[in-house]
RNA sequence: GACGACCGCUUGGCCGCGAGCUUCUUCAUCCCCCUCUCACGAGACCGCUCUGGCUUCUUUCGGGCCCUGUACUGUGGCGGACGGUUGCCUAUCGCCUAUUUCACCUGCCCCUUCGCGCGGGACAAUCACGGGAAACCGUGGCUAUUACCGCUUGUCGUCUGGACCCCGCAGGGUGACCAGAUGAAAGCUUGGGGUUACCCGCGCCCCGUUGGAUGGGUCUGCGUUGGAUUAUCUUGUUGGUGAAGCUCCAGCUCACCACUGCGAUCAUCCAUAGCUGGUCUGAUAAGAAUAUCAUCCACCCUGGGACUGAGACACCGUCCAUACUCCUACUUGAGGCACCUGUGGGGAAUCUUGUGCAAUGGGGUCACCCCUGUUGCAUCCUUGCCACGUGCAUGAAGACUCCCCUAUGGGGCGUAAUCUCAUUUUCUGACCUAAGAAGCUCCUGUAUGUUCAUGGCGCUACCGUACUUCACGAAUACUUCACCGGCUACCUCCGUGCCCGCACUCACGAUAGUACUGAGGGUGCUGUCGUUCUCUGGAAUCACAGGGUGUAAAAGGUGUGCAGGCGGGGCAUCUAGUCCGAUGUGAGAUCCCGUGGCUCAACCAUGGACGUGCUUUCCAAACUGUUGCUCUUGAUUCCCGGACACGCUGUCGGAAUUCUUGGUGUAACCGUGAAAUGCGUAGAUAUCACGAGGAGCACCUGACGCGAUAGCGGGCAGCUGGACGGCUACUGACUCUCACGCGCGACAGCGUGGGGAGCAAACAGGAUUAGAUACCCUGGUAGUCCACGCGGUAAACGAUGAACGCUCGCCGUUGCCCUGCUCAAGGGGCAGUGGCUAAGUUAACGCGUUAAGCGUUCCACGCUGGGGAGUACGAUCGCAAGGUGAAACUCAAAGGAAUUGACGGGGGCCCGCACAAGCGGUGGAGCAUGUGGCUCAAUUCGAUGCAACGCGAAGAACCUUACCUAGGCUCGAACGCUAGAGGACCGCUCCUGAAAGGGAGCUUCCCCUUUGGGGCCUCUAGCGAGGUAGUGCAUGGCUGUCGUCAGCUCGUGUCGUGUGAUGCUGGCUUAAGUCCCGCAACGAGCGUAACCCCUGCUGCUAGUUACCAUGCGGGUAGCGCCGGGGACUCUAGCGAAACUGCGUGCGCAAGCAGUGAGGAAGGUGGGGAUGACGUCAAGUCAUCAUGGUCCUUACGCGUAGGGCCGCACACGUGAUACAAUGGCCGGUACAACGGGUAGCCACCUCGCGAGAGGGAGCGAAUCCCUGAAAACCGGCCCCAGUUCGGAUUGGAGUCUGCAACUCGACUCCAUGAAGCAGGAAUCGGUAGUAAUCGCGGAUCACGCAAUGCCGCGGUGAAUCCGUUCCCGGGCGUUGUACACACCGCCCGUCAAGCCAUGGAAGAUGAGAGCACCCAAAGUCCGUGACUCAACUCGGGCCUUGGGUCGGAGAGAGAGCGGCCGAAGGUGAGUUCAGUGACGGGGGCU
Repeated sequence: GACGACCGCUUGGCCGCGAGCUUCUUCAUCCCCCUCUCACGAGACCGCUCUGGCUUCUUUCGGGCCCUGUACUGUGGCGGACGGUUGCCUAUCGCCUAUUUCACCUGCCCCUUCGCGCGGGACAAUCACGGGAAACCGUGGCUAUUACCGCUUGUCGUCUGGACCCCGCAGGGUGACCAGAUGAAAGCUUGGGGUUACCCGCGCCCCGUUGGAUGGGUCUGCGUUGGAUUAUCUUGUUGGUGAAGCUCCAGCUCACCACUGCGAUCAUCCAUAGCUGGUCUGAUAAGAAUAUCAUCCACCCUGGGACUGAGACACCGUCCAUACUCCUACUUGAGGCACCUGUGGGGAAUCUUGUGCAAUGGGGUCACCCCUGUUGCAUCCUUGCCACGUGCAUGAAGACUCCCCUAUGGGGCGUAAUCUCAUUUUCUGACCUAAGAAGCUCCUGUAUGUUCAUGGCGCUACCGUACUUCACGAAUACUUCACCGGCUACCUCCGUGCCCGCACUCACGAUAGUACUGAGGGUGCUGUCGUUCUCUGGAAUCACAGGGUGUAAAAGGUGUGCAGGCGGGGCAUCUAGUCCGAUGUGAGAUCCCGUGGCUCAACCAUGGACGUGCUUUCCAAACUGUUGCUCUUGAUUCCCGGACACGCUGUCGGAAUUCUUGGUGUAACCGUGAAAUGCGUAGAUAUCACGAGGAGCACCUGACGCGAUAGCGGGCAGCUGGACGGCUACUGACUCUCACGCGCGACAGCGUGGGGAGCAAACAGGAUUAGAUACCCUGGUAGUCCACGCGGUAAACGAUGAACGCUCGCCGUUGCCCUGCUCAAGGGGCAGUGGCUAAGUUAACGCGUUAAGCGUUCCACGCUGGGGAGUACGAUCGCAAGGUGAAACUCAAAGGAAUUGACGGGGGCCCGCACAAGCGGUGGAGCAUGUGGCUCAAUUCGAUGCAACGCGAAGAACCUUACCUAGGCUCGAACGCUAGAGGACCGCUCCUGAAAGGGAGCUUCCCCUUUGGGGCCUCUAGCGAGGUAGUGCAUGGCUGUCGUCAGCUCGUGUCGUGUGAUGCUGGCUUAAGUCCCGCAACGAGCGUAACCCCUGCUGCUAGUUACCAUGCGGGUAGCGCCGGGGACUCUAGCGAAACUGCGUGCGCAAGCAGUGAGGAAGGUGGGGAUGACGUCAAGUCAUCAUGGUCCUUACGCGUAGGGCCGCACACGUGAUACAAUGGCCGGUACAACGGGUAGCCACCUCGCGAGAGGGAGCGAAUCCCUGAAAACCGGCCCCAGUUCGGAUUGGAGUCUGCAACUCGACUCCAUGAAGCAGGAAUCGGUAGUAAUCGCGGAUCACGCAAUGCCGCGGUGAAUCCGUUCCCGGGCGUUGUACACACCGCCCGUCAAGCCAUGGAAGAUGAGAGCACCCAAAGUCCGUGACUCAACUCGGGCCUUGGGUCGGAGAGAGAGCGGCCGAAGGUGAGUUCAGUGACGGGGGCU
């Protein structure tokens, strides 16, 4: 785009033109084929009117005219073979197209021509009788014809014979002549005449005949679906001779003879199917389908058969048989809607039991006329196409309201509506009123008639319809449907929450859904819209036009070669193909174009063009082809030459393994990562010598050579194949390719017979392992070898079919030849074999004279994709293994090449307390603390590998506090606004209560201005509140981590079809993408480094509270205590200093190295801060902020008490220890960072002590915390559960605080647990570090769980060979089936459910054929003793006739027999289909 469409929603105004059962399923009822009296016989009822008889009336029986020679009926003629329906059959001369008929027929019609003479006997109707339920039938009698029969005639036809001419290539044909045989007929009507016997003319009809037209039959060429998992089929089959038969030809049929005929150019068989013009789609080519219209064919319940006829093997005829239905008196009988309506069933689904013969067409008739479901019309139906309308104009306050959205300001619906004025298609009503009609008949006239003219008579279904006009005045009619994520025009809100659902596809939906449902709005279309089915297109996705095969699907394993296809140069020939022209045909309709008619259009009419094809024919001769001659370049052949693991056979050889024998000799050997099994004291391994046997041939060996592939490797000999080179000759296109066929064909395997050293499937044992039916080891059989056969497969690969020609180069190598004075190097040619590359090509990779380039020829293969599956079934070859080779079902992908990442128990380079080396720990103990788990009314919440777990928490007794219980409040504990009322607020007292709260009472304003306002407070009401409620997967901000790792990107350019690459790779170097060199790259940015802070040396300046010099002075028991000083220490500002700068060596440079120099410091001096692009939906809604959601007398806010501290257990992080490098006692010495007024607290007194009571100083370089400890000196302990260790518990206290029970810290006395160095495993740090020792601070109530955290200083080590390994990271490279990226992907069994399918003992159904049995109807043949009117012959009788009787012949028939023969039956097989216990594999989840 299309449709005979169906379905859903909408029930809706209209005109016109078309269409309208799927099951060849069953059918009630009506209807669809009748007509002619001008062929013929018979002939009414009823009615009307007149009338007769019987009869008392009634009634009954008659007759006549008309109706009427009418209706009905019969004989006869023509038509029922057309028209109408359907698509079963049919793969076929059925159809299409073009021929043939010299093998044919043709009623009615037209033309030509001749004729129609004489006879005969019947049968219907009807009458009588009879049978039957009916349908219907029988017997007897009468009768007519254009019915039937005979005789005569024969223009003429046909046949036979004779003979002639012409035509044709021929079989043969036309025409005329002679003779013979044979073959006809029917009348009717009307007019006229008439002697009533009949005659003439028109018309119709009949017989014969000639030609035509129409219609048909037959034959032939070409074309006409799929299947080879259908390869052979055929016996009247193929042909001949002769017959039969037919309208005609013919094996159409028969007898005989021959043994043919068809087939890979697809026979036969199976399945499916009516064919075509045309229709739909398509640019064309073509594909699909075969409704309506038209041609042809086939069929009319199923199967078979003939009759009649011009025509049938006949839809509404007949006979027979089956099935079905109906009637029945149970014996019989009737029927065939695939005609028009209609009905049942079926189905998703297709109409009225309408009207009329007015028109068109048909049948009959001389005609009128009759008939006609053919047809014209109407009905139903949103079934298709076309057209019209539902209004037009005006109208912004861009109104109100509803609805929707909103940022709450507004916006949308929207000129839409309301309103106003006019108009009218259409509707409704009314008036008028078409076209479709053309003709026919009768009378009269002219003339014999046709024709013509006048007059008369009628005839319309649609329909009083279309159209026109008038009236009315928006009235009667805008909605519907689908869609709104992309494709694809059109967006928001609510609801829902992987639910409901949507969806062609991709996909959507898991609490902010433009994708579901609803709404508002919009988009598209419109009397429809959308879904579904089907067909074509897009699809170059079966490729003729117009494709491919190295890796995506696809070159056969390889050769040979028949058929087939293709084929070199020249000349001539013919014209088959080819080209040009002409001819006939290609139905009409349709399509296209022009014109015209319905108002337009759809539709219709008319003319033209087209119909690409086929036939016939003329011409041309380039190309292909045919034929002939010729040529040498393609292809062979002879001659010469060298090369070769080409093949087959025979023979010979040495090294090695193993074995046998003998000698020497002694304890192991073998084997592995390590072992064991195994062998060995019965003498192995080792070693020497002789011997046996089998297999394979080191070095040479090479990108080498040979061969069709597979393949071929010791030497020699014999036989043999092919290729190559050289050179002249020979043949003269002999070529190339090749379906089918026929050969060859690795390894493994099979059969028979040998052989068997080594190796070695199976097997055995030993190991390894979770297991180890493996890898490793020790053994070991088939086999490997030979001969003869089979088999026919491989990643049989260059994943690349064969042949020929053409198209830049460079570098090797093999064989031969030429050249090079000879050799050699070198150069050249031909033929091979390799590498790199240009053009070109390719999706890319790549290929590139050995093409995957450019061309030609032939062959093979694949083509809905992946899976199912190289499976099943069938057939075939085979001993087996194997070759050929589907479908159901299922998925939306599978695949190729390349790119970027990530990953690898890949490789290269490099780094890091990563390992290693060394030191100290954790893991074991008790304790502290955090977490999990458990418990609980609650044990609030968060953090969970590294990167949670002394984390948020730098302080949980109340508070904190978020949790629980109890008791309270509801504009609320805090804040803002509005309105109203009241009052100062604050404060104080009392009662109740656990408190909050509740109740009672007392006290009580200010400011400015004037009767009001403001400030503050309380109450009431209303807006906002409040929420540590949810979502860190809606977010901001902040943070962790990879990682202080060296990376991450961009612009322009270049390369690539593109993803992308280059730059950033490479070389050297660095801590570093740090720097240098090179380079299709040149530059730039974020990171690195540096700039900042602390520390290390020093200078200058400054000098209080710090400092005090063998400086000055004063003082003290003593002290920088004081005057003073500015030197030192120190404080804190500004400078300086370090840059591979200098030197040596190496290096292109960058840079590197050293016991270099100098220097406080040397190669980023040490430390800190600083964290690229990004990753982990990492962490946090409980710091804060914040979008949705949720709660609002509660999830909000106060109060009290409890809980966060709960304890069978597990883990993390710590502190203390286990002791002598120690513990205890006494003495002595040396820091730094910090903090302090609700504070630090000197000093004094008291207390064993925690502390208490007094009390000076200090808001601090001034006073205080503040005595640092380890260390050092001296003493005790003497290796023990201790003078180690300090948990736990009892008692007594101190301090803080409203409060110390749950649940604080500290002190004293007493008690004195585990623990004697910690399993597997695991952590930290490379120098002022580890280890060890103490000090300070934040938080904080002067409390504390702190052994934590953040800082400070004291003492102060060991080790680093090195980068193999573990972990992490960086850069190249490589592989990848990964991309959520190896915590990936993914294979197979098993378990569960579902689906389709192959096998199977069987049982069932269907189809086609074969054989036999039975055999209807019927044609044909035979017979026919029986029956019969016509004709012929002769005879008898008498009533002599159109008489009658019987006989013979001829003819016809019943009956009987035979051939064939449908249906039926039987049998053996076969094909297909569904089904089947059971068991098999496959797919999906």

Predicted 3D model of a 1485-nucleotide RNA (small-subunit ribosomal RNA) from an uncultured bacterium. The coordinates come from a structure-prediction model, not an experiment, and the mean pLDDT is 80.